Context: one part of a larger RNA
Order: sequence, then structure tokens, then C1' cells
RNA sequence: UGGCGGGGGAGCACCACAAGGGGUGGACGUUGCGGCUUAAUUGGAGUCAACGCCGGAAACCUUACCGGGGGCGACGGCAGGAUGAUGGACAGGUUGAAGGCCUUUCCGGACGAGCCGAGAGGAGGUGCAUGGCCGUCGCCGGUGCGUGCCGUGAGGUGUCCUGUUAAUUCAGGCAACGGACGAGACCCCCGCCCCCAGUUGCCAUCGGGCCCGAGAGGGCGCCGGGCACUCUGGGGGGACUGCCGCCGAAAGGCGGAGGAAGGAGGGGGCUACGGCAGGUCAGUAUGCCCCGAAUCCCCCGGGCCGCACGCGACGUUCAAUGGCCGGGACAGAGGGUUGCGACCCCGAAAGGGGGAGCCAAUCCCUAAACCCGGCCGUAGUUGGGAUCGAGGGUUGCAACUCGCCCUCGUGAACGAGGAAUCCCUAGUAACCGCGCGUUAAAACCGCGCGGUGAAUACGUCCCUGCUCCUUGCACA
Repeated sequence: UGGCGGGGGAGCACCACAAGGGGUGGACGUUGCGGCUUAAUUGGAGUCAACGCCGGAAACCUUACCGGGGGCGACGGCAGGAUGAUGGACAGGUUGAAGGCCUUUCCGGACGAGCCGAGAGGAGGUGCAUGGCCGUCGCCGGUGCGUGCCGUGAGGUGUCCUGUUAAUUCAGGCAACGGACGAGACCCCCGCCCCCAGUUGCCAUCGGGCCCGAGAGGGCGCCGGGCACUCUGGGGGGACUGCCGCCGAAAGGCGGAGGAAGGAGGGGGCUACGGCAGGUCAGUAUGCCCCGAAUCCCCCGGGCCGCACGCGACGUUCAAUGGCCGGGACAGAGGGUUGCGACCCCGAAAGGGGGAGCCAAUCCCUAAACCCGGCCGUAGUUGGGAUCGAGGGUUGCAACUCGCCCUCGUGAACGAGGAAUCCCUAGUAACCGCGCGUUAAAACCGCGCGGUGAAUACGUCCCUGCUCCUUGCACA
């Protein structure tokens, strides 16, 4: 100087507690991991910080694994080669199939893998040789410098104390004074207002048209016309403890007014010096080692999907604030030319046949929970849907291993889950659907989007941990 302590003090955090809400742990399924099995079930990751992770949803491909088959040596040297190299091939044999190989010969016309050396290639090894990138400490508030001062020196001071803050944030004090990285400021989105712009929006206003209706009236941006509103996209304003009261020496705190918004308005980006020999040689790059006619390259088939078991994560549930049937309503963000596909027809449906429009604010893909009415009546049921059988559709060269979808039948466990454990403080949790990524086909995943919309706390350091100061130490 650091680290540690079942030493002390101060402060902080829903990856801590308390007060609450919803789960996991039980069931079935999906998915990852272990184990076992296997010809192979390729490999990596292992507390937080491995385990729906490697964008890793693998039918072939991917693919690195296994089985079988085939192929490849720049350059140099030595054997060989016009008495014909490398190359190609009918038939027969071999074979899953193959002039791949063998038998038999033929075509062809100059090089040559038989040997040595050296290469290409390697998802072969080493992340304890590395770059780069990432995770994590860290939803932290720290870290170092110049000069001065103190100390023989390592080093200290500054960076400490008091108050305050989300903050080494700021104020006051102080042998320190100053400045730097980080915090903040900054950048993006959302919330209010204004300006500019109008092939989206509107009868708001004017004229016309179409539909329903006897009429009264209602509906349709369909046309002219107009940008007022909505919206979209640019630009600007707005919040600063500025104002008032109380507390305080100040910094600041508490309350109030005005305001769309307060005291960091909400969310995100960016996140220091470093530590963890953290992770990645399988994304790429790369040192060294190794294979080098096989540890290289290609093809076919199989495997990564195996199942007595154990663990993680998720989906669906055990029902009545529910299930089923019929009717009715409202999004946002995205995507669309090997595409999205309105609409019509066929089909019970999945889907099929045709096909307008749209390279898209113009056309298309689009809600569910919800509301109204009805049935069910506490039952393993009209709960629940696993499993299996049958028929059909679709993508694709190909759905047996091993895809997805539809219909009918079958209807399992499950009646609220032990010890234990996870997430969450507001448009959040919970519930509901939608889009996109992966994609030929295939979401119970990931990333986004909107809809409905709570309870509890406004605290504490008891548990788990973190930061700062201090103390002890037989540790470095």
C1' cells in the first nucleotide's frame, strides 16, 4: 500500500429486506444441459456472470460426428517415359451406384505422385502464447496527473472532515493549489405549444355525384375545390429550485403557486483507470505445435432428434372474475417483386383454381383480451388437452428415421404444488393479441409493437450484497 475479520461508524440497492402482486419448485408438453446409450449420438459454455446460450428452430445442405465410396502434391531432385506418359472408354466382373478398380483391348500424343524434400488445405491442439470483440465487478462513483508540502524510504497529502447529492454532486473547513478521465453536460425517442410543408386527413366550410329511405333525415372523400382540424416530417419554444412560504451559515431540503411537464419529467444511447490468466483459436485474424495422401476436398446414407433417470428455462393447465356457441367494436409497429395478394369460384377445413392493385403515407398482410345474448352448474365435467388411430392438405429432389397444417375419433396426468426459490414500485407487474428475425417449409424462442391495466412502500440495514472512513492482523 492492499486484502480479510461471526471489529466499529456512515451511506446505498426490489439482480436486498419489509409491505404487496404474479410466478417457479407438483402435472403434461417444448427446449437447453448432465448422465446413460450408441458406429456416431461433433464441439464449446459450468455460481452470480454455463444451461430457448454460441443469433444453435440441424429432413439433404448446414455439419465440424459416424459408415461407405471417390478425389487432391505449387516448386525442386531422383527413378520412369515416342519400345508410348498423364488422360478417356464399349463389354464383362466388382459395387448401393460407378472405366473408381480389375480382365480385355482401343483412342490419344508429352509429360510424369513410384521415392525424397517442400507445399495447398485443416471447425486438428493451445483463449495459460495473442489481436479484436464480448461478459462481469458496475443500476458502482471511482481513477490518475503537475507543482508544492510531509516522510531516510516504500509512500502520504490533494481524494480528508462536516453538511448535502443519484453522483469525488455541490458548499463550508483544511498544506495544499490547480487541472484531467469518469459522473453531469451531450445525442436519440416520448409528453405541451408555435412556425413551415401538404395526392394521408376533412363536408370542418362551398359545389356536384352515389347508396338507404315515402319523407324527414342518415351514410360514402367518389369528383371539383380547400388545408382549417387530424396526421406525417423538418425547425423552434418550453423547466432554471426561476417565483412564494418554512428550515439551513452555504450547498441544499420540505411544502405551495403557475404550468402539458417539475426539482434528474419518463425511456434509451454513450459508460473511466483497472481486476477476473472470465469467454471466444468454432466468426474472422494470428505465434507455436501437429496431420499432410490423410486430421485435407467431394458425394450418398445415417447421426446431432437416441431414453431407466437428474437439473435449468419456457408453454398449456388444474376451471365459473371460467369454458363453449352466435352477434358487435377498437391498435401500434413492421413487412411485401423468386413478394404481399384484395375480390370471385371450389372445398366442412387446411387449402386449391383464377386474379385487380401495389417496388407501396396511395395497394395488400392485420388483432385478441373486450362488449351484448344464450347454454353449461362444481362434475375430473361442455374443465384440461397429452397420447394414439384414420383420412386429407402443403413446402421441398426427398417428410421412414425426422416437418408443418386441417378434419373425425381417442381422450392421459392434473382438484393449486415439500424444503426451497425468481421477478416486479406505474402506464410498471399481470393479462391479451399483432409484427419482424431465423425461413423453401417449420415458433411454446429472440427482438419489437400496441390493447386492458392493478396491489403495496414513500421505509430500513434484520437477511444478501456494494461503496466510503476507521481499527486489528501470525496474510501478500